[in-house]
Model confidence (mean pLDDT): 82 of 100. A computed fold for a 1518-nucleotide RNA from a metagenome, annotated as small-subunit ribosomal RNA.
RNA sequence: AGAGUUUGAUCCUGGCUCAGAACGAACGCUGGCGGCGGGGCUAAGACAUGCAAGUCGAACGAAUGACCCGAUUGAGUAAUCGAGAAGGUCGUUAGUGGCGAAAGGGUGAGUAAUGUAUAGGUAACGUACCCCGAACUCUGGGAUAGCUGCGGUUCUUCGGAACCUUUAGCGAAAGUGCAGGUAAUACCGGAUGAUAUCUUGACAUCGUAUGGUGAUAAGAUCAAAGGCUUCGGUUGGUUUGGGAGCGGCUUAUAUCGUAUCAGCUUGUUGGUGAGGUAACGGCUUACCAAGGCAUCGACGCGUACCGGGACUGAGAGGUUGAUCCGGCACAUCGGGACUGAGACACUGCCCGGACCUCCACGGAGGCUGCAGUAACGAAUAUUGCGCAAUGGCCGAAAGGCUGACGCAGCGACGCCGCGUGUAGGACGAAGCCCUUCGGGGUGUAAACUACUGUCAGGGUGAAGAAAGUCUACUUCGGUAGAUUGAUCGAUCCCAGAGGAAGGACCGGCUAACUUCGUGCCAGCAGCCGCGGUAAUACGAAGGGUCCUAGCGUUGUUCGGAAUUAUUGGGCUUAAAGCGCGCGUAGGCGGAACGGUAAGUGUCCUGUGAAAUCCCUCGGCUCAACCGAGGAACUGCGGGGCAUACUGCCUUUCUUGAGGCAAGCAGGAGUGUGUGGAACUCUGGGUGGAGCGGUGAAAUGCGUAGAUAUCCAGAGGAACGCCGGCGGAGAAAUCGGCACACUGGGCUUGUUCUGACGCUGAGGUGCGAAAGCGUGGGUAGCGAACGGGAUUAGAUACCCCGGUAGUCCACGCCGUAAACGAUGUCUACUAGGUCGUGGUGACUCUGACGUUAUCACGGCCGGAGCAAAAGUAUUAAGUAGACCGCCUGGGGAGUACGGUCGCAAGGCUAAAACUCAAAGGAAUUGACGGGGGCUCACACAAGCGGUGGAGCAUGUGGCUUAAUUCGAAUCAACGCGAAGAACCUUAUCCUGGGUUUGACAUGCAUGGAUGCCCAUCCUGAAAGGGAGUAGGCUGCCUUCGGGUGAAACUUGCACAGGUGCUGCAUGGCUGUCGUCAGCUCGUGUCGUGAGAUGUUGGGUUAAGUCCCGUAACGAACGAAACCCUUAUCGUUAGUUGCCAGCGUGUUAUGGCGGGAACUCUAACGAGACUGCCGGUGUUAAACCGGAGGAAGGUGGGGAUGACGUCAAGUCCUCAUGGCCUUUAUGCCCAGGGCUGCACACGUGCUACAAUGGUGUGGACAAACCGACGCGAUACCGUGAGGUGGAGCAAAUCGGAAAAACCACAUCUCAGUUCGGAUUGUAGGCUGCAACUCGCCUACAUGAAGUUGGAAUCGCUAGUAAUCGCGGAUCAGCUAUGCCGCGGUGAAUAUGUUCCUGAGCCUUGUACACACCGCCCGUCAAGUCACGGAAGCUGGAAGUACCUGAAGUCGGGUAGCUAACUUUCGAGAGGCGCCUGCCGAUGGUAAGUUUGGUGACUGGGGCUAAGUCGUAACAAGGUA
Repeated sequence: AGAGUUUGAUCCUGGCUCAGAACGAACGCUGGCGGCGGGGCUAAGACAUGCAAGUCGAACGAAUGACCCGAUUGAGUAAUCGAGAAGGUCGUUAGUGGCGAAAGGGUGAGUAAUGUAUAGGUAACGUACCCCGAACUCUGGGAUAGCUGCGGUUCUUCGGAACCUUUAGCGAAAGUGCAGGUAAUACCGGAUGAUAUCUUGACAUCGUAUGGUGAUAAGAUCAAAGGCUUCGGUUGGUUUGGGAGCGGCUUAUAUCGUAUCAGCUUGUUGGUGAGGUAACGGCUUACCAAGGCAUCGACGCGUACCGGGACUGAGAGGUUGAUCCGGCACAUCGGGACUGAGACACUGCCCGGACCUCCACGGAGGCUGCAGUAACGAAUAUUGCGCAAUGGCCGAAAGGCUGACGCAGCGACGCCGCGUGUAGGACGAAGCCCUUCGGGGUGUAAACUACUGUCAGGGUGAAGAAAGUCUACUUCGGUAGAUUGAUCGAUCCCAGAGGAAGGACCGGCUAACUUCGUGCCAGCAGCCGCGGUAAUACGAAGGGUCCUAGCGUUGUUCGGAAUUAUUGGGCUUAAAGCGCGCGUAGGCGGAACGGUAAGUGUCCUGUGAAAUCCCUCGGCUCAACCGAGGAACUGCGGGGCAUACUGCCUUUCUUGAGGCAAGCAGGAGUGUGUGGAACUCUGGGUGGAGCGGUGAAAUGCGUAGAUAUCCAGAGGAACGCCGGCGGAGAAAUCGGCACACUGGGCUUGUUCUGACGCUGAGGUGCGAAAGCGUGGGUAGCGAACGGGAUUAGAUACCCCGGUAGUCCACGCCGUAAACGAUGUCUACUAGGUCGUGGUGACUCUGACGUUAUCACGGCCGGAGCAAAAGUAUUAAGUAGACCGCCUGGGGAGUACGGUCGCAAGGCUAAAACUCAAAGGAAUUGACGGGGGCUCACACAAGCGGUGGAGCAUGUGGCUUAAUUCGAAUCAACGCGAAGAACCUUAUCCUGGGUUUGACAUGCAUGGAUGCCCAUCCUGAAAGGGAGUAGGCUGCCUUCGGGUGAAACUUGCACAGGUGCUGCAUGGCUGUCGUCAGCUCGUGUCGUGAGAUGUUGGGUUAAGUCCCGUAACGAACGAAACCCUUAUCGUUAGUUGCCAGCGUGUUAUGGCGGGAACUCUAACGAGACUGCCGGUGUUAAACCGGAGGAAGGUGGGGAUGACGUCAAGUCCUCAUGGCCUUUAUGCCCAGGGCUGCACACGUGCUACAAUGGUGUGGACAAACCGACGCGAUACCGUGAGGUGGAGCAAAUCGGAAAAACCACAUCUCAGUUCGGAUUGUAGGCUGCAACUCGCCUACAUGAAGUUGGAAUCGCUAGUAAUCGCGGAUCAGCUAUGCCGCGGUGAAUAUGUUCCUGAGCCUUGUACACACCGCCCGUCAAGUCACGGAAGCUGGAAGUACCUGAAGUCGGGUAGCUAACUUUCGAGAGGCGCCUGCCGAUGGUAAGUUUGGUGACUGGGGCUAAGUCGUAACAAGGUA
């Protein structure tokens, strides 16, 4: 730092996706060790159990244990053994009392401000413990916990003791009552008292208004507690001043989304009085006023703890708020106060609700403390150890408590570190994988050899985390000794390579490739996309790549994304300029002087907690981690200075803006009037059959007189020519003429004001057409509608009618491709040219002209800009100001809501879901029922056919046991097949047989087995069996044998396959097309795909040639070279030829000869636009002509560019893969390929007189012949037969050419045309003519009288017509195919149309390329959403009812220790009653937000459904 993905390719726009980092994570596979961190994100849902807040005996009484002392006393003779009051010492502690319990710990429900952050204020406040200072600590009193009693039994010396129930009454329990008596640092009275508080007075000083501070005079009011003691003191208590720290309140600024929430508010805003608080304050209350907040977003709704910080990022930002720190809020839900310095209190109290638990119905409870449980969930740990350290509370202290904390346990959850060995070791083991079978890979990897000893394991266990505390001593500074560790722990020793490697990926992005399996299946996939038989994409294996005790996946955030753009985007055509004005707020604003200092800059300063980040240094062996110092914290506040710019104030200016004066142009607006042409209608005249309309028609009108024409009249609408990319207006729009009223613009001026300006959210006005309302009007036109056509249909296009409407007035609507798809304003930045309206200069003046300038309207074009197209002083250039708008396509400008509207509908405006594109410009093709040019038997002009008949042949279909297979528009169909009776022939059918095979090779086996052949049985044959007579049997040899070559037997490998795939292929072929094209190198142009060249002007059959030219050259094609044919020459002269010479015959080159001619077959010549004239650019070339056998390629052939059609062929051949192997191979017999209601193609023969028949006569070319052609002759009507001369062929034969010519006949008819069909009799081939051959003769004599729509061939030796030959072949279905010659035309000199092709151009939404693409309804499946009678939850309020606890207030007949008292009582307190407020609950009507809902609406998606064909080409009606 980018990459993939829209296209055939390109550039752009634009979305989607990926690579990075991070995490309180989860899941999958795997897992050696350690350090440091972190670990319920979900149910602020529910919780069993244990622990988490106590402490003080140096405040107090009391109880109790031990000890000392021991009055008294019992037993005993005594010694002695007991009991034991009071007192003392050391402990323990239930209670009173003090302090703490408001901290620490947890969580984030609520909260959008009563919060938090930053900076201030408090002259409006509080403060226990702590520190400093001042003063004081006198004297009394009454209670109350604790304690005892409120049971029984027994004994008794009547003092008491013992025992029982197991703890007394009530109660199950929790708990609790009565009586008696007692202490205090508990409580109360009195005294003293101020610098405290209050009242009054007056002074100084300060301030910012209320006021603050200090000193002062008088008066009033208020206090205390002691404990310990070595008697020195120490520690408490009270009042007060100050401090520190901690709090309360308050101000400014900042603090999420939503306007589909725009108005909110009645204690509300302010004042006065009163109350209340520590304190200000509507904080509360009574009265008064009517205010307060809000587009700089009030109010409402949704969401959310906030910050330091964390993650990411280059930064700006975006996201986030776990762990640590600060603040806030909460403690089952809701309310309330009490105590206290502090709470409206997590482990306090009261009340109400829900839940749970014991249950005797009266009670009890609150893990969002630490562990733990079930539940929830993808998911988150031990009911651990210790107070040793740090800290907290209490205490004088020792010490106690402390789930704070310190540690340990669990889990790879994260970060960091270490290890799983190290070195040597083969051209390289085995195994596995691949292979072209040669080899290659895994791979120095292993084995093996030598060594090391980290970690884990066992043993040992230093220093340290320890500071303190106690005791003793002390010079009071300390010293010495003893003691305190939950947990962690270096080093050293032992042992031995031993215990320790996996995960993902390997098509591109993205590092890494092969084989097998699978066969659109199974599956993969982050995006593009893989998989339909050769998958580097699925699964496996081998190999490789990456990371490593982890690796992947999923989720989330930021990044990449400049894809919300402040940094840093856009709006002509890609998404995007409001239809256009006026104008409010706001934003911005000309020149000059002066002032100010708000913004701005700079310096100083306060703050910005710590931690974190960064830098440096240091500590753990390193690192993570930790410590110290610094920097930073970009912020906020205060002060000084500066004054360019902005702001504000004052003054001034004229250039912006406006006014004035004089002119000018104009379809600018509104109203009124008026005019002619046209049209329709009415009346009349003329006239007499049609008119009208269309592609063609019809509907329609017309003899009741139309159309046409003339005259007269009526009516409504629109204004021809002028008229113009001309004018005006903000836009919409505005067009006869006249008048009236009105708005704007331009020009000129030595005129005036003096910034008065620009833009413009909301707002407001105008706003085409259509539409709506009311009332008019209605000639023409004309939705709807009717009719006629067209059509498969035609609810259309075309035609005939025709209502709303179009017109007017008034009122709505408020939208258009309302477009220059381009907001308004200002300034600047090359030109050229045209037009409209002004003004000036020049020429003496005018016209005209030239020139200058202002305003407006166009075209061309440079720089620049732009993705390109393009734009370009009328910017889309360069800048500034302001507004509007955009952020992938679809869903959708839709739903819901709001608002406007009479309605139609408008404005505002989503989401779910779905796709990986949608799109812009340009490029190359292809295509067009686009255009231009050109060509072709393409059409036209002709000639002859096909389509109708019969037959032949091929195909489809049908049939069949089988009718083998292939070919399918042209380019399948007389095609493969240049020969199906058997064979061919294909397992196509039926049946029989065979299995190393009909054929090839190798190995093994045998060793003469073998081969040929005669014979017999069986059989349809193949084959099987029998049988051996005869013949043959290699090479070497030492004749013993060896070898096994050929052949054979048996067996194994294998053969075989016309089985499949022509969409795996090679080769070959067809077709476009013998069309003129198809490309390349270099250069140039373009961001690029590409273009240029190859286009243009001519010309040609041709990209043929010439000219021009940012192109210059070149390759493959075209042409030429090749063959044949047409002319001539030379050479040669047999089998061909015969002119002249000779000879012979009835006759014939028959013969001798000849080499002239024809011919044969080899080599040459010839034709090149070469020559002449004209045209043309001095060109190419064309036209005409001459000569010539031939003239412009002379005719014909071979020759087929780059490519297209997944064209054809696996059944010619070859070949990958698959399938088959006693069969899909091989052999055989018979059948079938010939089957026939039918349809099509290609042909033959005809329909006749240009003919048929008969008789006679003439002229070819090419080709074939030995398994052959076969003459003369004879037989037969004939097919043919007999026979066999000649000929391997310029010699002989096939062989007769036919049309043609001559004569005769037929005379227009189903015929003397036509020959099908059928019968009979024959012939030939062949093993065999039944299925199923050909030919002959006789007889028979069908259809057919020139063929509908449609369609084919042909341009000259061509069509047409006439015969001849050949291949295949025993024969033949041949009328086919391939060749040969004979006779021998007509027409076209054109390109409108049909078909096809080439070039240029144009449009395109096509690129599988028009057989393309693609739209909508309907039908099917599925998904999400809207509406909906209703049904059912939640939330926040309103009104009313209810009214717990409790504060405050009122009342009080009950109760009452301290004080007062006149002794009666009072004050005060408690209790009770009650008022206001008040949680909860209830009722009612609504608001709002969810869920669900019969039915319903559209929408999205879905390989092969239906109907049409709307769009893309002029898309066939732009």

The sequence is in RNAcentral, with records from SILVA. Rfam family: Bacterial small subunit ribosomal RNA.